[in-house]
RNA sequence: CAGAAUUAAUGCCAAACCCGUUGCGAGGCGGGGUCGGAAAGCCGCGAGUCUUGCUGGUCAAGAUAGUCGGGUUGCCAGU
Numbered sequence: 001c002a003g004a005a006u007u008a009a010u011g012c013c014a015a016a017c018c019c020g021u022u023g024c025g026a027g028g029c030g031g032g033g034u035c036g037g038a039a040a041g042c043c044g045c046g047a048g049u050c051u052u053g054c055u056g057g058u059c060a061a062g063a064u065a066g067u068c069g070g071g072u073u074g075c076c077a078g079u
Base pairs, nucleotide, nucleotide: 005079006078012037013036017032018031019030020029021028022027035066041072042071043070045069046068047067048064049063050062051061052060053059
């Protein structure tokens, strides 16, 4: 110096819920909030779940990155 694990620190994000706004809807955005998170940063690639359309559906479109996996980038006194 680089990598991995762990740990602390500086900090970071923000569940549920409430208010406003937006969407047919799942949900999104902003403010408050602080359950939790060592990538709870980013990417809809695979799966799961959810919504809409269709008489139904193994079909189509969408949502969810804090459902899981994967890809990619990043911080760290000390051991």